Predicted 3D model of a 536-nucleotide part of an RNA (large-subunit ribosomal RNA, domain I) from Aridibacter famidurans. The organism belongs to Aridibacter, within Bacteria.
[in-house]
Context: one part of a larger RNA
RNA sequence: GGCAUACGGUGAAUGCCUUGGCACUUUGAGGCGAUGAAGGACGUGGAAAGCUGCGAUAAGCGACGGUUAGAAGCACUCAUUCGAUGAGCCGUCGAUUUCCGAAUGGGAGAACCCAGCAACCUCCGCCUGAAUAAAAUAGGGCGGCAGGGGCGAACUCGGGGAAGUGAACCAUCUCAGUACCCGAAGGAAAAGAAAACAACAGUGAUUCCGCUAGUAGCGGCGAGCGAACGCGGAACAGCCUAAACCAACAGGGCUUGCUCUGUUGGGGUCGUGGGACCAGACAUAACGGAAAGUAAGGGAUAGUGGAAUCAGCUGGAAAGCUGAACCAUAGGGCGUGAUAGUCGCGUACACGAAAUCUCCGACUUUUCAGUUUGGCACCCGAGUAGCGCGGGACACGAGGAAUCCUGUGUGAAUUUGCCGGGACCAUCCGGUAAGGCUAAAUACUCCAAAGUGACCGAUAGUGAACCAGUACCGUGAGGGAAAGGUGAAAAGUACCCCGGUUAGGGGAGUGAAAUAGUACCUGAAACCGUAUGCUU
Numbered sequence: 001g002g003c004a005u006a007c008g009g010u011g012a013a014u015g016c017c018u019u020g021g022c023a024c025u026u027u028g029a030g031g032c033g034a035u036g037a038a039g040g041a042c043g044u045g046g047a048a049a050g051c052u053g054c055g056a057u058a059a060g061c062g063a064c065g066g067u068u069a070g071a072a073g074c075a076c077u078c079a080u081u082c083g084a085u086g087a088g089c090c091g092u093c094g095a096u097u098u099c100c101g102a103a104u105g106g107g108a109g110a111a112c113c114c115a116g117c118a119a120c121c122u123c124c125g126c127c128u129g130a131a132u133a134a135a136a137u138a139g140g141g142c143g144g145c146a147g148g149g150g151c152g153a154a155c156u157c158g159g160g161g162a163a164g165u166g167a168a169c170c171a172u173c174u175c176a177g178u179a180c181c182c183g184a185a186g187g188a189a190a191a192g193a194a195a196a197c198a199a200c201a202g203u204g205a206u207u208c209c210g211c212u213a214g215u216a217g218c219g220g221c222g223a224g225c226g227a228a229c230g231c232g233g234a235a236c237a238g239c240c241u242a243a244a245c246c247a248a249c250a251g252g253g254c255u256u257g258c259u260c261u262g263u264u265g266g267g268g269u270c271g272u273g274g275g276a277c278c279a280g281a282c283a284u285a286a287c288g289g290a291a292a293g294u295a296a297g298g299g300a301u302a303g304u305g306g307a308a309u310c311a312g313c314u315g316g317a318a319a320g321c322u323g324a325a326c327c328a329u330a331g332g333g334c335g336u337g338a339u340a341g342u343c344g345c346g347u348a349c350a351c352g353a354a355a356u357c358u359c360c361g362a363c364u365u366u367u368c369a370g371u372u373u374g375g376c377a378c379c380c381g382a383g384u385a386g387c388g389c390g391g392g393a394c395a396c397g398a399g400g401a402a403u404c405c406u407g408u409g410u411g412a413a414u415u416u417g418c419c420g421g422g423a424c425c426a427u428c429c430g431g432u433a434a435g436g437c438u439a440a441a442u443a444c445u446c447c448a449a450a451g452u453g454a455c456c457g458a459u460a461g462u463g464a465a466c467c468a469g470u471a472c473c474g475u476g477a478g479g480g481a482a483a484g485g486u487g488a489a490a491a492g493u494a495c496c497c498c499g500g501u502u503a504g505g506g507g508a509g510u511g512a513a514a515u516a517g518u519a520c521c522u523g524a525a526a527c528c529g530u531a532u533g534c535u536u
Base pairs, nucleotide, nucleotide: 001535002534003533004532005531006530007529008528009527015521016485017484020456021455022453023452024451025450026449027448028447029445030444031151032150039100040099041098042055043054044053046078047077050074051073061094062093063092064091065090066089067088070082071081072080105114106113107112120148121147123144124143125142126141127140128139155186156184157183158182159181160180166173170220196203197202207234208233209232210231211230217225218224238437239436240435241381245266246265247264248263249262250261251260252259253258254257271415273380274379275378277375278374279373280372281371282370288368289367290366291365292364293363297359298358299357300356301355303351304350305349309324310323311322312321313320325342326341327331333345334344335343386410387409388408389407390406391405392404393403396422417432418431419430420429421428472479473478492520495507496506497505498504
């Protein structure tokens, strides 16, 4: 020096554990904000650095309920207090709520400065008031308003809108109307009561799902894109206007009793066309729909009751084992010194609210709604439909290209009308555009409650189980960690000794265990030693 064995050091794997995550289900909630939000700064405790709570009334103040004998948060110390005249804790309603922040009196390098009652926009009312003589309008001023502004995870609609990529290159095409930006709204949004489909038979608003079907088609007919009819389901709901006509009011024109315009009210709402008007007949108030309010009742936000086991043995400890019992609408679960139906919290089941919110809602009020025959030919949404040119959307890339939207230019008809049925024409069929509203079935989850998992178990699972979007890095946008475990209980080693009034250790003591001593469960390997044996 090597090898082996034993015992250590170092080291942190592994095992076990779970406070935290992940993915879902059901129900709820789906907003907060000028009555100042979200998010912060600074304060606030007897001693107080951090977190949490709170706001100069500052780990809190009041009222009403619930619960309870202890209490002064995490937080384990001392002091001082509070509490059956009910503290503390839990819930509901109030009060307070510095400064910044939409930030809004002006300014500013956010949390500050200067001031002194006050931002801006919209809307309403009043006053004033041009170009232009009057009037009117624009504009200006004053007053009023619980209007708007900002924030928020996804979902929705709208306005804009890529490229990497694929096509084995690449340009049409694709990716994709995706990502991203902007605007607007709601708990959903959007769509929606046929100018729809269909095919000689019929259906009957919209939305969503399963088929139809990777079909018919589209396509440098490449890569790829990709329906509908029809069928089966979920859910179902239908309405209001414009016009014709009538009336009132206001204004204009004048031919002075007509007409025009506007506003309001009545009327009217449809495709077996409907309505108006004129004439006639019948009916005239019950059922029903909608909106608002509301008694009782249900639910949410604190809670209450809630069955049944003992002994012996082992052990530090019994829930284990043995023996003998009991409850069960409760043998879900968690905890307790090892594995507990009967020890604790609970669970099944039953019950409960002064206050706030919510659902349903008898009942009340308001409101909506005539039928029919004949005549007449008044009305039935115009710079619209259509057409030309240029684009876009439709599964459909200009194609034979219908249909829908419209930048530009043209430009109809009024029911004997007009549109559609994939160029176009005829016949036939379907419908009634150019105004509007509409629940449910559908999408999503920042959030609350309850629950589930052939999900993870500390290099995993969120980046974050731990004071993490922290420390740290970066001018900045931004990037972004590591780090869990004594023990049943601190019982966290009184006292003595060595040592520098250390660190650390040796005794002693606690404990089942201290090779469980806070550098703390287990404690592998690499690596470093000590002892012994063999060997060179």